RNA sequence: GCGUGGAACACGGGAGACGCUGGCGAAAGUCAGGGCCGAAGGAGCAACCGCCCCGGUAAACUCUCAGGCACAAGGGACCGGUUCCGCAG
Repeated sequence: GCGUGGAACACGGGAGACGCUGGCGAAAGUCAGGGCCGAAGGAGCAACCGCCCCGGUAAACUCUCAGGCACAAGGGACCGGUUCCGCAG
């Protein structure tokens, strides 16, 4: 110098889905109804493994509890970058 594990960050990128219907309101919104999205979080399962009645165990898959659905804002898995602590060499 390069690589690799983890963490942090006022850094960069970052999708999807009703400008739906009705009530209230001057409006922003809010309440309800139905419809929809998956990439916060959460939950579930295969191969495989085990002490084999049963249990362990994965996701960007599945479910949508939660969250979200004009624009904007915010959030956002994940990717990149920076810094720190290791590991390898």
About this RNA: The RNA shown here (Glycine riboswitch aptamer) has 89 nucleotides and comes from Paracoccus aurantiacus. Its mean pLDDT, the model's own confidence on a scale to 100, is 84. It matches the Rfam family "Glycine riboswitch aptamer". Gene Ontology term of the family: glycine biosynthetic process. NCBI's taxonomy places the organism under Bacteria, Pseudomonadati, Pseudomonadota, Paracoccaceae, Paracoccus.